Annotation: The prediction has a mean pLDDT of 84. This is a predicted structure of a 71-nucleotide RNA (transfer RNA) from an uncultured Candidatus Micrarchaeota archaeon. Rfam family: tRNA. It is annotated as a transfer RNA.
Formats: sequence, C1' cells, structure tokens
RNA sequence: GCGGCCAUAGUCUAGUGGUAGGAUGUCAGCCUUCCAAGCUGAAGACCCGGGUUCGAAUCCCGGUGGCCGCA
Repeated sequence: GCGGCCAUAGUCUAGUGGUAGGAUGUCAGCCUUCCAAGCUGAAGACCCGGGUUCGAAUCCCGGUGGCCGCA
C1' cells in the first nucleotide's frame, strides 16, 4: 500500500428496514440481628460524518479504531 472481518450500557452479547432485548455489574426496596445469597424494581448503549428511505443499529459512501491475510 491492497483486501476481508469487526465496532450496541462499566463488561459480555442478541437484534438482516418499523417500540434497541438479555446476562453481569451499579443503585433502591424486601428478606436477614448484620453480611452474603435470594426476590422485586430503577437508571444506563447503537464509534463519527454524510446519503437512500415515510422510516436506518440494520442498506450505501467516507472517516476513525481493532483483528487477520497479502505485498
């Protein structure tokens, strides 16, 4: 330099055009003499810019970062 794959919550992950879901963690409550465990609830995310579309995490283009391959 060229090509491929990937980027979603603090962490891990699902989601192939129509309300962003789960696990774990955090916080609050219940329970307990206290802690842990358990139960209930709450907050928390689509890497950035642009395009297509009535509508984009999803499709297209560019950028950034990571991994792999080729040179």